A computed fold for a 390-nucleotide RNA from a marine sediment metagenome, annotated as Bacterial RNase P class A. The RNAcentral record of the sequence draws on MGnify. It matches the Rfam family "Bacterial RNase P class A". The family's RNA type in Rfam is ribozyme. Model confidence (mean pLDDT): 76 of 100.

[in-house]
RNA sequence: AGCAGGACAGAUGACCGCUGCCCUGCCGAUACGGCGGGGGAGAGGAAAGUCCGGGCUCCGCAGGACAGGGUGCUGGGUAACGCCCAGUCCCGGCAACGGGGAGGAAAGUGCCACAGAAAGCAAACCGCCCCCGCCGAUUUUUUUAAAUCUGCGGGAGUAAGGGUGAAAGGGUGAGGUAAGAGCUCACCAGUCCUGCCGGUGACGGCAGGAGCUAGGUAAACCCCACCUGGAGCAAGACCAAAUAGGGGAACGCAUGAGGGUGGUCCGCCCGAGUUCCCGGGUAGGUCGCUUGACCCCGAUGGCAACAUCGGGGCUAGAUGAAUGGUCAUUGUCCCGAAAGCCCCGCUUACGGCGGGGCUUCGGGAAACAGAACCCGGCUUAUGGCCUGCU
Numbered sequence: 001a002g003c004a005g006g007a008c009a010g011a012u013g014a015c016c017g018c019u020g021c022c023c024u025g026c027c028g029a030u031a032c033g034g035c036g037g038g039g040g041a042g043a044g045g046a047a048a049g050u051c052c053g054g055g056c057u058c059c060g061c062a063g064g065a066c067a068g069g070g071u072g073c074u075g076g077g078u079a080a081c082g083c084c085c086a087g088u089c090c091c092g093g094c095a096a097c098g099g100g101g102a103g104g105a106a107a108g109u110g111c112c113a114c115a116g117a118a119a120g121c122a123a124a125c126c127g128c129c130c131c132c133g134c135c136g137a138u139u140u141u142u143u144u145a146a147a148u149c150u151g152c153g154g155g156a157g158u159a160a161g162g163g164u165g166a167a168a169g170g171g172u173g174a175g176g177u178a179a180g181a182g183c184u185c186a187c188c189a190g191u192c193c194u195g196c197c198g199g200u201g202a203c204g205g206c207a208g209g210a211g212c213u214a215g216g217u218a219a220a221c222c223c224c225a226c227c228u229g230g231a232g233c234a235a236g237a238c239c240a241a242a243u244a245g246g247g248g249a250a251c252g253c254a255u256g257a258g259g260g261u262g263g264u265c266c267g268c269c270c271g272a273g274u275u276c277c278c279g280g281g282u283a284g285g286u287c288g289c290u291u292g293a294c295c296c297c298g299a300u301g302g303c304a305a306c307a308u309c310g311g312g313g314c315u316a317g318a319u320g321a322a323u324g325g326u327c328a329u330u331g332u333c334c335c336g337a338a339a340g341c342c343c344c345g346c347u348u349a350c351g352g353c354g355g356g357g358c359u360u361c362g363g364g365a366a367a368c369a370g371a372a373c374c375c376g377g378c379u380u381a382u383g384g385c386c387u388g389c390u
Base pairs, nucleotide, nucleotide: 001390002389003388004387005386006385008383010330011329012328013327014326015325016324018042019041021039022038023037024036025035026034027033044368048379049378051377052376053375054374055373056232057231058230059229061267063266064265065264066263068228069227070226071225072224073087074086075085076084077083088102089100090099091098092097103223104222108221109220110217111216112215125162126161127158128157130155131154132153133152134151136149137148138147139146140145170188171187172186173185174184175183189213190212191210192209193208194207195206196205197204198203236287237286238285239284246278247277248276249275250274251273258270259269260268294313295312296311297310298309299308300307301306332365333364334363335362336361338360339359340358341357342356343355344354345353346352
C1' cells in the first nucleotide's frame, strides 16, 4: 500500500412518561371497554430496495396443450431459489484475491459503424510476373531486322510485399513457380479425431493422426435441457350497523346468456337470470398477529456450506401508528494543555528541541438509519474496532 473475514452499534442504575401481555380488585356492557395495584417485556444489521425463493390465505378443475416467463460448467447444501459451499475453465491483478454474460456459431436468420478493393464465399487500391501493341533511347548487323531498357495502352495470372482497419483467409524457414500461394516439406500455433492415465464429474496430462486453417457476436433472434396455476395480509374469516335491493339498456331462460383468479384453444363443471351504465348506504370493531424450516450453548460427522443428537430460552405486535425525557457513573473516538513516568532521535554538556506510549484533567463527538403477516437470501447505505493474508 492492498485483499479477505468477524463481532459491535454505547453500557449500567434511578425518577417521570408511552404501549402490549399476565395476575388481581372495582365499574360498565351491543361488537367492545374504563379506573386502581403488582410483575415482566418493548426496532435493525441492514428494519431499506421490493430483486428472488417459500410458509400461510383464497380461487370446485393447483386438468391437457400452446404461447409466455425463468435458469444455464461440475459435485454438494437447503423447505426452496436466480441463494450458499467446494471445485473446473476463462478474464483482470506482481500477489493475496476479485469478476464471470460459463449449453449450442458444423440447424437456420441477422449484425460487425467509419476506413478499406474486400468483413461470407469472396475479392484487387498500390504492386509482382507473362503475352501483344505504340513512342523513344542504346548495342549488334551489309540491310531487313534482332536484343535490352524507360514510359503508355490492352489481355491473362497472382494474393507472397505495401496500404486501411479492432480484426483481412495461421506463423517462421526451405523448396518450387513466369511471378506467387499449404502448391510441397520441416518446425510451431489453433481446430478436429483416436488411444492411454488421473478424477464421482466439469476437466487435466501424455502420445499419435489429419494441410483441416477467416473470425467475432446468442445480455441479437433462435436451437437444446430443466423449472413454472393465479392473486395476495389492502390475502382472508367473523360480528355489528346502515341503505333505495331504486332506475335504464343488452343478451338469455335448457336450441344454454353468463361464470369457473394472467392469455388462447380443448375438456370438465355450475347455471336461470346474467352483464353494463346511472344513483344511494356503510367504510365501525374483533381475529388473522407472532412458538417459528426460531434463537443460544455443547458434542459428533463433514475441507466447507450444513446435518444429527443433547441441554437451555420465549425476546414488539402498534393501527395515524407506542419504545421517549432528565440525572449520575462509565466505555469508545477526536482535540488540547499541565503534571508525573518510560522509550527513541538530534544537538550539546547536564540542559534544550522533536516524536511516541501510559496515568490524570478539561472540552467535544457518536455514522447509516425506524418494525407493520412471517421466514431464507441477494443488493444498496454506513461509524469506529479486531483477526488473518499478500